Molecule: transfer RNA
Organism: uncultured Chloroflexota bacterium
C1' cells in the first nucleotide's frame, strides 16, 4: 500500500441475491410444570433496534459512499 471474505440478542448462525411491513432459529439464562431432589422433557417469558455515520426511497438488516474491528491473499 492494492485486492477479497466477515460484522445480527451472552454465544453459534439464517435472513441481504430480487427491499415490504411485529428481525427469527439453536444454546445459554429466568420462572412454571414434572420428580423425594437434580437431570431430562415440556410451557412461559426477558434479552436486539443488524459494526459506526451519511444517502437513496412512501419504506433499508437488505441498494450507495465513507470510516472502524477482525481475518485471509498478494506487493
Nucleotide at each position: 500500500c492494492g485486492g477479497g471474505g466477515c460484522g445480527u440478542g451472552g454465544c453459534u448462525c439464517a435472513g441481504u441475491c430480487c427491499g415490504g411491513a411485529u428481525a427469527g432459529a439453536g444454546u445459554g439464562c429466568a420462572c412454571g410444570g414434572u420428580u423425594c431432589g437434580g437431570g431430562u422433557c415440556c410451557g412461559u417469558g426477558a434479552g436486539g433496534u443488524c459494526g459506526g455515520c451519511g444517502g437513496u426511497u412512501c419504506a433499508a438488516a437488505u441498494c450507495c459512499g465513507c470510516c472502524c474491528g477482525c481475518c485471509c491473499c498478494g506487493a